[in-house]
The RNA shown here (transfer RNA) has 73 nucleotides and comes from a Gemmataceae bacterium. Lineage of the source: Bacteria > Pseudomonadati > Planctomycetota > Planctomycetia > Gemmataceae. The sequence is in RNAcentral, with records from ENA and MGnify. RNAcentral records the identical sequence in 2 taxa.
RNA sequence: AGUCCCGUGGUCCAGCGGCGAAGACGCCUCCCCGACACGGAGGAGAUCGGUGGUUCGAUUCCACCCGGGACUA
Numbered sequence: 001a002g003u004c005c006c007g008u009g010g011u012c013c014a015g016c017g018g019c020g021a022a023g024a025c026g027c028c029u030c031c032c033c034g035a036c037a038c039g040g041a042g043g044a045g046a047u048c049g050g051u052g053g054u055u056c057g058a059u060u061c062c063a064c065c066c067g068g069g070a071c072u073a
Base pairs, nucleotide, nucleotide: 001072002071003070004069005068006067007066010025011024012023018056027043028042029041030040031039049065050064051063052062053061
């Protein structure tokens, strides 16, 4: 330098262009217990890496950047 893949709550990850972005772990509150753990109930937490474009409408499609990874040099 070229090709390809990835970027979504604190972490790991889902999400055929349109339902209030799902789940697990973690965190908070309450219940349970003599207490802790486990368990049960509820809750907070994501401008979807950035900027443009396409579209009535973009997390999703396109372009360019930024970051990470693999391969070819």